This is a predicted structure of a 526-nucleotide part of an RNA (large-subunit ribosomal RNA, domain I) from Bulboplastis apyrenoidosa. The RNAcentral record of the full RNA draws on ENA and SILVA. Rfam family: Bacterial large subunit ribosomal RNA. Rfam links the family to the GO terms ribosome and structural constituent of ribosome. The source organism's lineage runs through Eukaryota, Rhodophyta, Rhodellophyceae, Dixoniellaceae and Bulboplastis. The prediction has a mean pLDDT of 82.
Context: one part of a larger RNA
RNA sequence: GGCUUACGACGGAUACCUUGGUGUUUAGAAGCGAUGAAGGGCAUGGCUACCAGUGUAAUGCUUCGGGGAGCUGGAAGCAAGCUUUGAUCCGGAGGUUCCCGAAUGAGGAAACUUGUAUAUUUUUUGUGGAAUUAAUAAAGCAAAAAAAGCGAACCUAGUGAAUUGAAACAUCUUAUUAGCUAGAGGAAAAGAAAGCAAAAGCGAUUCCCUGAGUAGCGGCGAGCGAAACGGGAACAGCCUAAACCAUACAAACAGUAUGGGGUUGUGGGACGAUAUAACGUAGAAUGAUUGCUAGGUGAAAACUUUGGAAUAUUUUGCCAUAGAAGGUGAAAGCCCUGUAAUCGAAAGCAUAAUUUCGCAAAUCGUAUCCCGAGUAGUAUGGUGCACGUGAAACACCGUAUGAAUCUGCGAGGACCACCUCGUAAGGCUAAAUAUUCCUAAGCAACCGAUAGUGAACCAGUACCGUGAGGGAAAGGUGAAAAGAACCCCGGGAGGGGAGUGAAAUAGAACAUGAAAUCGUAAGCCU
Numbered sequence: 001g002g003c004u005u006a007c008g009a010c011g012g013a014u015a016c017c018u019u020g021g022u023g024u025u026u027a028g029a030a031g032c033g034a035u036g037a038a039g040g041g042c043a044u045g046g047c048u049a050c051c052a053g054u055g056u057a058a059u060g061c062u063u064c065g066g067g068g069a070g071c072u073g074g075a076a077g078c079a080a081g082c083u084u085u086g087a088u089c090c091g092g093a094g095g096u097u098c099c100c101g102a103a104u105g106a107g108g109a110a111a112c113u114u115g116u117a118u119a120u121u122u123u124u125u126g127u128g129g130a131a132u133u134a135a136u137a138a139a140g141c142a143a144a145a146a147a148a149g150c151g152a153a154c155c156u157a158g159u160g161a162a163u164u165g166a167a168a169c170a171u172c173u174u175a176u177u178a179g180c181u182a183g184a185g186g187a188a189a190a191g192a193a194a195g196c197a198a199a200a201g202c203g204a205u206u207c208c209c210u211g212a213g214u215a216g217c218g219g220c221g222a223g224c225g226a227a228a229c230g231g232g233a234a235c236a237g238c239c240u241a242a243a244c245c246a247u248a249c250a251a252a253c254a255g256u257a258u259g260g261g262g263u264u265g266u267g268g269g270a271c272g273a274u275a276u277a278a279c280g281u282a283g284a285a286u287g288a289u290u291g292c293u294a295g296g297u298g299a300a301a302a303c304u305u306u307g308g309a310a311u312a313u314u315u316u317g318c319c320a321u322a323g324a325a326g327g328u329g330a331a332a333g334c335c336c337u338g339u340a341a342u343c344g345a346a347a348g349c350a351u352a353a354u355u356u357c358g359c360a361a362a363u364c365g366u367a368u369c370c371c372g373a374g375u376a377g378u379a380u381g382g383u384g385c386a387c388g389u390g391a392a393a394c395a396c397c398g399u400a401u402g403a404a405u406c407u408g409c410g411a412g413g414a415c416c417a418c419c420u421c422g423u424a425a426g427g428c429u430a431a432a433u434a435u436u437c438c439u440a441a442g443c444a445a446c447c448g449a450u451a452g453u454g455a456a457c458c459a460g461u462a463c464c465g466u467g468a469g470g471g472a473a474a475g476g477u478g479a480a481a482a483g484a485a486c487c488c489c490g491g492g493a494g495g496g497g498a499g500u501g502a503a504a505u506a507g508a509a510c511a512u513g514a515a516a517u518c519g520u521a522a523g524c525c526u
Stems, first nucleotide, its partner, number of pairs: 001525009016476002020447002022444007029436002031150002039100003042055003046078002050074002052059001061094006070082003105114003120147007127139001154185001155183005165172001169219001195202002206233004216224002237428003240372001244260006265406001267371004271365004280359002283357003290350004295343003301316002305312001317334002319323001325337003377401008387413001408423005463470002483510001486497004
C1' cells in the first nucleotide's frame, strides 16, 4: 500500500407518510366601487419581533338567533381576569371603520404638506339675463342625480404583427391569431325573412350530430374549406315610421308637439260599412311554500392471549334506511367525530300559483291616399363572404351619380326571359350556447417533497437587477415532552454516568438511513 471481515463517522438515496397541489363533476354565485372599492401604509394586546384579526368604539362594540362548559388567536410562559345571571365560539342584522389609493379642496417624490375648500364631466330643475326692446346665449351661479376606478375567463367592436409553412421567397400561410384599445352582461352576440329552396315544400335566432375533409377556393403550390337537406337541444313572439283624425302652438301654405290610429306579403293599412268577446302576457308589486346563510337528534361489544399501547388474535354476541370517511398508543360497523334517516330560523337573501296595476283584438267593400331616400341601384377604388377578380352573384365601406311606392321593389351565384320566394333602407326579445377570480359538496388505474402549483415550511418571501423583470432552498423526535433532575470532564462546544421511554444507534444536527467518501480493529498478501 492492497484485499477481506467487523464496527463506526459522514451523507441523505430508498421505502413509508401528508398538512399541499393537479385534474374533474354537480349545484350556487357571477361582481365590488363617491354610503369611498380592489390593493396597501400605519396603528391596535398586561408583557408582543412576526403572522392572522381588528380600526382611535382598534385581539374588538350592540342586537337577534344557535350552542352548552369552558375561555382570553397562531403560541408556549408569566400575570390578571371572564364564565350556567350562559362566557369563548357559530350564524343574521347593525355600529365603528385612522392615512393613502378612482382619490375628488389645492399641492405632492402614495400613505405627506397646506388648512375648511366636497374636484371634473354630463343630465335635470331653479337662479340669471349680453350684443338687442321682448326673448335667448353665457355664467369659476345654486341644488339634485349619474359617471369615473378595480376584477380570472367567457362576449362584442376597433386596431393589428412576426417567427413559422410553402423544404428559398414576394401572392398565399401563420391569422381576421398574439398584442393593444373601447364597451357590456351574467352570459354576450344573433333573432322573427327584401330567408331557404325547387315544381315538392319549409317557416326567427342559437348550439350539437350529420352532410364532409364533400362542393369548391388555391404561385390549382403549401394549404384553406362551406351551405342546404336530415336528426336532436331549446322554443316566443312583439313594438314603431307613414297615410288619416283630434287637441295645442301657428294660421297664407307649410310645420312642430301631444294623444288616437296603424304594422302586413294567400299583400297590409288608412278610408266607408258592420260588430265588440274570448284568450293571453317576457314588465311592476305581493309573497304561501321551498331553499340558502348557524344547528339538533342519531343504533350496536365483551372476554382470552401477545404487547408499551388492542383497533390484532381467540370465543361468543349485537346494530344496520347507518359496513362513506377521518381519528383514537398497531388494523375499530358497535370508543370518538361522523354517516343513513329525520327535525330546525328571531333576522337577512332567493323563490311559484293567486291577486292588483300595466299591456294586448275581428269581418266585408272600394282602388282616392300611405307602406321607412341622398336610401336601393349604377360607375369606380377596396373589403367581407370557404370563394386569392375570377363568369363573381350576395353583404359592407370611400368617391361620384342617383330611382320606384304594389300595374311597386328585392332575391333565386354573371346576365336575360318565364316561374317561384320574399317585402330592404326603424327598434326590442327568454331558453337551448360560452366561461370560472369565487362558494359548497364530492370524485380520481392523478403527484407524494429534485414529484405535485414557483410556493406542503411566514413564498412571489430571501436574494439578484437602475428598471421592466427574474426568482430559490427549506416537510417527518415520540403514543405522550415524559425534551434528560442530579453527578463528573471541559472556558465553552461536546461528552460520560444517572433518569424518562417499548425503543435514545428515537436526544431535539432528532423516524427509515443506500452509495460516493473517511476512519478504527483483526486476518491475509506485498